[in-house]
RNA sequence: GAAAUAAGACAGGGGCGCCAAAAGGCUGAGAAGUACCCUUAUUACCUGAACCAGAUAAUGCUGGCGUAGGGAGUCGAGAAUCCAAUAGU
Numbered sequence: 001g002a003a004a005u006a007a008g009a010c011a012g013g014g015g016c017g018c019c020a021a022a023a024g025g026c027u028g029a030g031a032a033g034u035a036c037c038c039u040u041a042u043u044a045c046c047u048g049a050a051c052c053a054g055a056u057a058a059u060g061c062u063g064g065c066g067u068a069g070g071g072a073g074u075c076g077a078g079a080a081u082c083c084a085a086u087a088g089u
Base pairs, nucleotide, nucleotide: 001082002081008075009074010073011039012038013037014036016033017026018025019024045070046069047068051064052063053062054061
């Protein structure tokens, strides 16, 4: 000088539906777990949405909408790394 923003720490954000008398079954990372997912973003999640198409026993179950509009960060860190110059051995 260039380029990139790791592990980790702390802090923060988020959802919990469908079927069933129950047991249990379906999707999912997670369907109330001391768990799981996400934290600047085309990837947590929310809104539009009692939306559109398809499928299902049923459901945001699948796809579309959707690079849509919102959406929670600091430390780590002058990281690491690479290039050049200078000095020493």
Overview
A computed fold for an 89-nucleotide RNA from Marinobacterium sp. xm-d-530, annotated as TPP riboswitch aptamer (THI element). Rfam family: TPP riboswitch aptamer (THI element). Rfam describes the family as follows. Vitamin B(1) in its active form thiamin pyrophosphate (TPP) is an essential coenzyme that is synthesised by coupling of pyrimidine and thiazole moieties in bacteria. Its family is annotated with thiamine pyrophosphate binding in the Gene Ontology. The coordinates come from a structure-prediction model, not an experiment, and the mean pLDDT is 79. It was read from a public genome assembly, where an Rfam model found it.